Small-subunit ribosomal RNA, 3' major domain from a metagenome, 480 nucleotides, folded computationally.
[in-house]
Context: one part of a larger RNA
RNA sequence: UGACGGGGGCCCGCACAAGCGGAGGAGCAUGUGGCUUAAUUCAAUGCAACGCGAAGAACCUUACCUGGGCUUGACAUGUAGAGAUCAAUCGGUGAAAGCCGAUGGCCGCAAGGCGAUCUACACAGGUGCUGCAUGGCUGUCGUCAGUUCGUGCCGUGAGGUGUUGGGUUAAGUCCCGCAACGAACGCAACCCUUGUGUUUAGUUGCCACCGGCGUGAUAAACGUCGAGCACUCUAAACAGACUGCCCGUGACAAGCGGGAGGAAGGUGGGGAUGACGUCAAGUCAGUAUGGCCCUUACGUCCAGGGCUGCACACGUGCUACAAUGGCCGGUACAGAGGGCUGCAAGACCGCGAGGUGGAGCAAAUCCUAAAAACCGGCCCCAGUUCAGAUUGAAGGCUGCAACUCGCCUUCAUGAAGCCGGAUUCGCUAGUAAUGGCGUAUCAGCUACGACGCCGUGAAUACGUUCCCGGGCCUUGUACA
Numbered sequence: 001u002g003a004c005g006g007g008g009g010c011c012c013g014c015a016c017a018a019g020c021g022g023a024g025g026a027g028c029a030u031g032u033g034g035c036u037u038a039a040u041u042c043a044a045u046g047c048a049a050c051g052c053g054a055a056g057a058a059c060c061u062u063a064c065c066u067g068g069g070c071u072u073g074a075c076a077u078g079u080a081g082a083g084a085u086c087a088a089u090c091g092g093u094g095a096a097a098g099c100c101g102a103u104g105g106c107c108g109c110a111a112g113g114c115g116a117u118c119u120a121c122a123c124a125g126g127u128g129c130u131g132c133a134u135g136g137c138u139g140u141c142g143u144c145a146g147u148u149c150g151u152g153c154c155g156u157g158a159g160g161u162g163u164u165g166g167g168u169u170a171a172g173u174c175c176c177g178c179a180a181c182g183a184a185c186g187c188a189a190c191c192c193u194u195g196u197g198u199u200u201a202g203u204u205g206c207c208a209c210c211g212g213c214g215u216g217a218u219a220a221a222c223g224u225c226g227a228g229c230a231c232u233c234u235a236a237a238c239a240g241a242c243u244g245c246c247c248g249u250g251a252c253a254a255g256c257g258g259g260a261g262g263a264a265g266g267u268g269g270g271g272a273u274g275a276c277g278u279c280a281a282g283u284c285a286g287u288a289u290g291g292c293c294c295u296u297a298c299g300u301c302c303a304g305g306g307c308u309g310c311a312c313a314c315g316u317g318c319u320a321c322a323a324u325g326g327c328c329g330g331u332a333c334a335g336a337g338g339g340c341u342g343c344a345a346g347a348c349c350g351c352g353a354g355g356u357g358g359a360g361c362a363a364a365u366c367c368u369a370a371a372a373a374c375c376g377g378c379c380c381c382a383g384u385u386c387a388g389a390u391u392g393a394a395g396g397c398u399g400c401a402a403c404u405c406g407c408c409u410u411c412a413u414g415a416a417g418c419c420g421g422a423u424u425c426g427c428u429a430g431u432a433a434u435g436g437c438g439u440a441u442c443a444g445c446u447a448c449g450a451c452g453c454c455g456u457g458a459a460u461a462c463g464u465u466c467c468c469g470g471g472c473c474u475u476g477u478a479c480a
Stems, first nucleotide, its partner, number of pairs: 001480002003477003007474007015464002019427005026319008034310002042053001064305007073123001077122006088103006105114003125294002128292003134288001136283003139279001141277001146185006152161003165176003191271004196239007205229002210226006242265001245259005321420001325379005337368003342361002347356003386417001391412007433456007
C1' cells in the first nucleotide's frame, strides 16, 4: 500500500421487511448429468453451465458410428509433360458414390490458341490438440462510482497528499474548507423513443360541415360517390422543464421540504451507452492465427444409422388441479410486424385439418386478420360438463422420402392431479399478474422456446435490527 475480520462508523440495492404471483408435489415439453450404445459428435459446469452455442438434427445440416469408394484429391495456385484422351448424353452394373462401354468441345483458312482432362511434382485439406502460446469478440463484479495523471509539497524509502474533512447528491454530483493547484478516463449532458403544443404537407390516411345516389317509412340512422383537409393520423421542423418563479429551511453556499403555473417537476418514463481493472473466466467448432500432430488418412465422396436411445437425478418452462370456473351462443375494442418460388379476399367442396379456384397487392391502397380476455344461457361442487396424459382407428399437409423420427384434424379412450415438505425465485406502476397478436430461423416442424406488440390491470414499502452483494472512512493483523 492492499487484502481480510463472526472489528467499528456512515450509506446504498426487490438485500431483508411489507405485499402479490410462482418454483419445489402431478402430467407433458425442453436442456443437462448419469446409464446404455457400433455411435448416442463437440463445446458450456457456483453466482456468471443446464429452452446455453442451436433464429428450426427425418435426408441435407453433421462434425459421430457401420459399410462401400477416391488418393494432387470435394476446393486454390504454379511448373513440366501428354495428346483429343475431356464436358455433356446414352447403355450396363451398383444401395448410392462410383466403375465399365459407346457417341463425343470452342476460336481460327492454317499455324496455333483457349477451356476441360490425364500423368508427375510443388502442394491442397483437417469441426485433429493446445483459449494455460494468441488476436478479435463476449460474460461478470456493475451503470457499481469509482480509477488515475502532470507539476508542487511531505517522507531516507516503499509511498502519501490531491481523492481525506463538514454538508449534499442517483453520482469523486455540487458547495465550503484544506499544501495543494490543475487535468484525464468514468458520472451527467449531447443520441433514439414516448408524453403536450405550434407550423408545414394531404395520398394510399381522415369524414365534422355541405351536395348527389342507394337502403330505410318521406324520419333517425347506415352505406357509397363528390367536394373538403376541420379533426384523427402520418412525418419533418420548431417550442417546451431550467429548481426558472414564490414560501420555508440551510452556513449568506450547495442543496432539501412545500406551493404556483403547466401535458409534463426536480434525472418526466423507457432505451442505447459498461471507466481502470478482476476471474490464466468463455470461445482454436464463427472467422483469423503461433506451435504440435495426420497425409492411400485424423483428408474427401456416398448409403444407412446416430445426435430423438432410458431403472434414474437436477435445471428451465407449459398445462392443470376448477365456479373470479367449464361448455354453448351472440357480439365489441388493438398495436407492432410480414408478404412475389410470396400474402392470398369473396365463392364452392369437406364435421374438420384442408382442398378447388384465383380478385387484389412489391402494399398508409390488397392480403395475412379471427384479436382474446369482455357480455347472455346451461352446469351445482362430483375426480365432475374439472383436467387432459396415454392408447386405438380414420384422415390432412410439407417433402425424393415422415419406420427409426414431423406437425395438424376428427371419432373413441379418458391416466396422474383436489394447490404441493425442507427450501427457493421474480416483481415498486402502466410494474406484477393475466389475455391474446406478430416476427426471425424455416419445404415442413417437435415453438410450450427466443425476440417484440398491444388489451385488462393490482397490492405493498413501518423501517434498516438481521440475511446477501456493494461503496466511503477508520481500526487490528503472525497474510501478500